[in-house]
RNA sequence: AGUCCGCCAGGCAAUCGCUGCGCGCCUUGUUGCGCGUGGAGGAAAGUCCGGGCCCCACAGAGCAGGAUGCCGGCUAACGGCCGGGCGCCGUGAGGCGACGGAAAGUGCAACAGAGAGCAGACCGCCGAUGGCUCGCAAGAGCACAGGUAAGGGUGAAACGGAGGUGUAAGAGACCCCCGCGGGACUGGUAACAGGACCGGCACGGCAAACCCCAUCCGGGGCAAGGCCAAAUAGGGGAGCAAUGGCGUGGCUCGCGCUGCUCCCGGGUAGGCUGCUAGAGGGUCGCGGCAACGUGGCUCCCAGAGGAAUGAUUGCCCGGGUUCGCCGCUCACGCGGCGGGCCUCGACAGAACCCGGCUUAUCGGCGGACUU
Numbered sequence: 001a002g003u004c005c006g007c008c009a010g011g012c013a014a015u016c017g018c019u020g021c022g023c024g025c026c027u028u029g030u031u032g033c034g035c036g037u038g039g040a041g042g043a044a045a046g047u048c049c050g051g052g053c054c055c056c057a058c059a060g061a062g063c064a065g066g067a068u069g070c071c072g073g074c075u076a077a078c079g080g081c082c083g084g085g086c087g088c089c090g091u092g093a094g095g096c097g098a099c100g101g102a103a104a105g106u107g108c109a110a111c112a113g114a115g116a117g118c119a120g121a122c123c124g125c126c127g128a129u130g131g132c133u134c135g136c137a138a139g140a141g142c143a144c145a146g147g148u149a150a151g152g153g154u155g156a157a158a159c160g161g162a163g164g165u166g167u168a169a170g171a172g173a174c175c176c177c178c179g180c181g182g183g184a185c186u187g188g189u190a191a192c193a194g195g196a197c198c199g200g201c202a203c204g205g206c207a208a209a210c211c212c213c214a215u216c217c218g219g220g221g222c223a224a225g226g227c228c229a230a231a232u233a234g235g236g237g238a239g240c241a242a243u244g245g246c247g248u249g250g251c252u253c254g255c256g257c258u259g260c261u262c263c264c265g266g267g268u269a270g271g272c273u274g275c276u277a278g279a280g281g282g283u284c285g286c287g288g289c290a291a292c293g294u295g296g297c298u299c300c301c302a303g304a305g306g307a308a309u310g311a312u313u314g315c316c317c318g319g320g321u322u323c324g325c326c327g328c329u330c331a332c333g334c335g336g337c338g339g340g341c342c343u344c345g346a347c348a349g350a351a352c353c354c355g356g357c358u359u360a361u362c363g364g365c366g367g368a369c370u371u
Base pairs, nucleotide, nucleotide: 001370002369003368004367005366006365007364008363010316011315012314013313014312015311016310018039019038020037021036022035023034024033025032026029041347045358046357048356049355050354051353052352053221054220055219056218065217066216067215068214069213070084071083072082073081074080085099086097087096088095089094100212101211105210106209107206108205122152123151124148125147126146129145130144131142132141133140134139160178161177163175164174165173179201180199181198182197185194186193187192225273226272227271228270235264236263237262238261239260240259244258245257246256247255248254280299281298282297283296284295285294286293287292317345318344319342320341321340322339323338324337325336326335327334328333
C1' cells in the first nucleotide's frame, strides 16, 4: 500500500418522563399511586426469496404460467451457504461469473463495410489460359474475360493460427506444430483433467431472443385465525289476548301484515387471544477442510398497538479544527504534552416468528495473509 474474516456501534451519573410484568396500598381511579425489574438492530429497512404457523381449496394426472440451471455437500426450506471444477480479472493475497442445450426448429446482428452466414472482389496481387496491341521471330505490353480470401481496409464478429511446400498469383490443395472434432484408456463420487490414436477443418456468435430439456411451485396471509359480546335494526321458535284491527274479496272460509312476554342463533362497535421459550442465546467438548451436525452445562433476553424504548445537564472517551510549548528534519512536514471551539459520534426505529439476500452506515478494534 492492499486482500479476506470476525467484532463494537460512545460510557457513567443526576433530574424529568413513556411502556410490559411482579408485589404492595386505598381514596378501586375510562385501572390510580408507590417500590422492584425488563425495554430495538446489525441492519429492526426493502418486502426480494425460503420456511414455521393459520384459514380456504384439493382423488390423480396433464395444460397454461412462474422460478431455478457446472458438480458434490449442508439445511425445515431456499433463488441461500460451504467445498470443488471451469472461464475471466489481478504481480499477489484474492475477486467476479443465469456456468444446461446453437449437428430439433424459428429468429436476431445497429453503425461501418464490397460482403454478416452454406458470404464477399473495394484496394491490392496475378493474368498461366483466352482476347487486344507491338514485333519477322523469340518475346514484350494492356488489364477485356477471368483467377485469387495470402496482404490492406470496415466491424463486436469476415468461414482456423503461424511457418513451409506449391502456384501465374493463391488456397488445408499438401506437410510439421498449435487449435478444433471424435476418442480407447487413466485419475476423480462427480463436474472435470490428462490422453495413445483417428479425422484434414467440416459444425461461426447470440438462448437475461422465442424455444427445447431437467427440477421445483395450489391460493391467501396475524387486518391470518379463534373466543366473548352491547345499543339499535332485523331473523327463527314458543306462549298470551280481544277470536281483535288492516288488506285481498260482493260475502264466508282462507291467505298476508300487525301487539306483548320469553328463548335461540348470526353479525357490528368494543374487549380478550394468537403474542413471544424459540429450527433461541452463551460456553465447553466431539465429528467434519468447511457450511453444518451432535452432546453436556447454563441463561431468559421488548411485546407496544396510532403505536413506549426518550429529553436536559455535567464529567469522561473518541474525532475534527485552531493556538502555545517541546522533540525530530536542510525543508515541506511528522510526533508528544496542554488549552479553546464544534447544530462532531453514522445509518437508522421492532409490530406473528425464524433462515437468507440486497441496500444504508461517522468512526474504531482484533486476527490471518499478500505485494